The prediction has a mean pLDDT of 80. A computed fold for a 708-nucleotide part of an RNA from a Patescibacteria group bacterium, annotated as large-subunit ribosomal RNA, domain II. The RNAcentral record of the full RNA draws on ENA.
Context: one part of a larger RNA
RNA sequence: GCCAACGAGUUUAUAUGUAUUGCGAGUCUAAGUCCUUCUGGGACGAAGGCAAAGGGAAACCGAGUGCGAAAAGCGCGAUCCGCCCAUGAGGCGAACGCAGUACGUGUAAAACCCGAAGCCAAGCGAGCUUGCCAUGGCCAGGGUGAAGACCGCCGAAAGGCGGUCGGAGGCCCGAACCCGUAGGUCGAUUCAAUGCCUUGGGAUGAGCUGUGGUAAGAAGUGAAAAGCUAAUCGAGCUUGGUGAUAGCUGGUUCUCCCCGAAAUAGCUUUAGGGCUAGCCCUUUCUCUUUCCUGUGGAGGUAGAGCUCUGGAAAGAAUAUCGUGGAGCAAUCCAGGUUUUCUUACCAAACUACGAAUGCCGCGGGGAAAAAGAGAGAAGGGAGUCAGAACAUGGGGGCUAAGCUCCAUGCUCAAAAGGGAAACAGCCCAUGAUCUUCAUCUAAGGUCCCUAAAUCAAGCUAAGUGCAUAGGAAGGAAGUGGAGUUCCUGUGAUAGCUAGGAGGUUCGCUCAGAAGCAGCUAUCCUUUAAAAAGUGCGUAACAGCUUACUAGCUAAGGAAUUCUGCACCGAAGAUUUAACGGGGCUCAAGCUUGAUACCGAAGAUAAGGGCAGGGUACCAGACGGUACUCUGCGGUAGGGGAGCGUCUUCAUUGCAGUGAAGCUCUUCCGUAAGGCAAGGGUGGAGCGAUGAGGAGUGAGAAUGUUGGC
Repeated sequence: GCCAACGAGUUUAUAUGUAUUGCGAGUCUAAGUCCUUCUGGGACGAAGGCAAAGGGAAACCGAGUGCGAAAAGCGCGAUCCGCCCAUGAGGCGAACGCAGUACGUGUAAAACCCGAAGCCAAGCGAGCUUGCCAUGGCCAGGGUGAAGACCGCCGAAAGGCGGUCGGAGGCCCGAACCCGUAGGUCGAUUCAAUGCCUUGGGAUGAGCUGUGGUAAGAAGUGAAAAGCUAAUCGAGCUUGGUGAUAGCUGGUUCUCCCCGAAAUAGCUUUAGGGCUAGCCCUUUCUCUUUCCUGUGGAGGUAGAGCUCUGGAAAGAAUAUCGUGGAGCAAUCCAGGUUUUCUUACCAAACUACGAAUGCCGCGGGGAAAAAGAGAGAAGGGAGUCAGAACAUGGGGGCUAAGCUCCAUGCUCAAAAGGGAAACAGCCCAUGAUCUUCAUCUAAGGUCCCUAAAUCAAGCUAAGUGCAUAGGAAGGAAGUGGAGUUCCUGUGAUAGCUAGGAGGUUCGCUCAGAAGCAGCUAUCCUUUAAAAAGUGCGUAACAGCUUACUAGCUAAGGAAUUCUGCACCGAAGAUUUAACGGGGCUCAAGCUUGAUACCGAAGAUAAGGGCAGGGUACCAGACGGUACUCUGCGGUAGGGGAGCGUCUUCAUUGCAGUGAAGCUCUUCCGUAAGGCAAGGGUGGAGCGAUGAGGAGUGAGAAUGUUGGC
C1' cells in the first nucleotide's frame, strides 16, 4: 500500500410537540398480593399522580381574587360544543382531560465515536544511576629529589656552605585502569536506541573498582547540570479515580422525492465559542398581493453657489501701527493690521439654492390568477455568526495592493453548460427532470488548428495590430481628413544669374571693437533694393552668407488650428515567451455600413418520468383514472417516501428429484435493490406475507485486528 472482518446519535428518567390508540368528568395504577402453561402472562391493588378553579408573598377568600379607605380603577382569572333519533339517566362525534405507543427535540447522565498534555490515590522500584556505610581488590616502567640523617669546611654560637645517604608530593612523563577534549567517519530494518578511527585528560589520589547494605516520588540524592532516581525526570513507574475534560482536529456507513440558507445585528474574560433576533424547512389557520402609469408628499445628497461659518488670491479705498531703509529734519520709499468695495475661487463636519434615483400615500390601467407567489399569527426542527471577487457611491491607505472598512447590486459560495487559450467571483444562460446523429438563437465568433463569410467605403506600413492586461510627459516636414489666414500669370514659393551700396571703422568702451565681445542710439543719403545688420568667420580688418531687390524660369506656394491612424520615448531576470499556435499587409489589422452563417445542458420540436394545484368520474376509506396548469441545479439544513440485513410471533410455503453460500449469463424496477429465470459448484437447511424488536448498511477516522 491493497484486501477482508470489526468500527461512531444509544439507553434510562423527565419535559415538550406531532401522529395514533383506549377510556372519559374523569383517567392511570405504584409497591405489593394471588393465580399460572413461570426469563413470560393474567387478576387484584386508587396509596398516590395529573385533570376537574382561580387569585394572593401569605393568612385567606373563591367565579372571583390581589392592590386599595373604596361598591373606583387596574392586574390575573371565569363565561360558550355540534349532529341524529325511537326524546332518553339516549346515541355519535368534536373539543378538552388522563393513560399508552411511535417519532422529533430539550435537560440529567460518558450521551455520536476516537484523541490529550495533565490532577489525585494506593502500590512497585537505588540489579541503571547519585550520595553514604561496611568489607575486599587494583595502580608496568621511568623522572624529579622536600624534610631528616651522616661526613667535611667555616663560625664564639645561632647557623651557613658542600658532599653522601634519604625518599616526600591531590609533583612530572607514561601503560593497565578511569574519562571523553578536538576532528573525522560509518550508520540510521546500524556492530551500536550514542558506535568506530585519530587526537586528547587523569593515572598515590577529592583515585579506580568487586560484594553486601542504606536513602524515593513533592520525596530522595546531587563538588549544582533542575543532573540522576532501571534506554523514562522542571516531578519515576504500575494500577485505580476514568469512558477525567477537550468552546479543538479527524471520522460518522443504504436509496429516491420536495424545499432550501447564512457568513449580519445586539450582548458576551467575547472575538475560530455561545445566546436572542435576522435568513431556511415544516404543521395549522387567516389575509392578499405583484407590475406599469398618473398624481400628491417628506427630504438637503450629486451639482451649484458664497448669504452665513470658515479658508484662500489680486486690486482699490479706508483707518491705524511706527517695524525696516534713505535723510540734519520735514519727508519719501518699503511694510504690518482693521474695515469697506470690486474681481476670480475653496469646504465631510458651510448653504439665500438644488436634482436624478429611491421611499411613502392615493387614483387609473393591463397581465397573471396559480405555484414549493407574497404578508401575518401560533406551534415543531434547524443551520449560519471566517465570506470572496466584480461594478457603482464613499472612509482609511500613496484617488498603492489579489489591501482594508461601510453602502447598493450581482455572481461564486451552494451552479453544471457556452465564451474569455488555460482561468470559483468577468460576459451569456435570469440557469442542467430524462431521451433524440432535430430546429432557432445568446455571449462570442466565421484563413488553418476549429463549427461558421461575403460584399462595399476608407485608414494603417509600424508585424502597429490580430479581445483584455490599457502605457505618460515630451519629441518629429510619418501619413489621411476638415478648416482659417496670407502670397500668386500685374508671375508667387523653391532654384539659377546679378546686386546687396554711401556718410561710416556711427557713438561709447577697448590693446583692438571696423554690421557681427559688450553698452547706448538705430538716423540720413543714393537707389530696383540693401539692417548703424541674420549667421559663419578675423587678433582686429578681410572673406562667405542672410534679410532686401532686379532678371530667368514657370504653377502653385506659405503659415496656423482641429482631428484619424501610425513613429520615438519603451530596460529583467530558464527559451522566441503575454497575438493560444500556425501565420496574416490586395488583411486573417483598424474605422464604418450591409447581409448571411456557426454557436449552449437557453428557447423550440417529439416522447417519457416525478411533484403540487384545479376540474370531472370512480371508491366505504386510504386512494385511483382522465384532462389541464405550474414546477423539478443545489452545500449547511428541514420535510416526505422507501430498499436491504439479523431476529421474534402469526399465517403459509420450498428443500438430497438438492437448502443456504459461491460463481456465470439473461431479465425486471426511477434508485436502494429484485427474480418461484437458467447453468455450474455446494451438500442441509431456507423463504414469502403481515405485525413487532434492533449490537441494522463502511471508503476514508496518521482507525483496530488479520492476510498478502
Lineage of the source: Bacteria > Bacteria candidate phyla.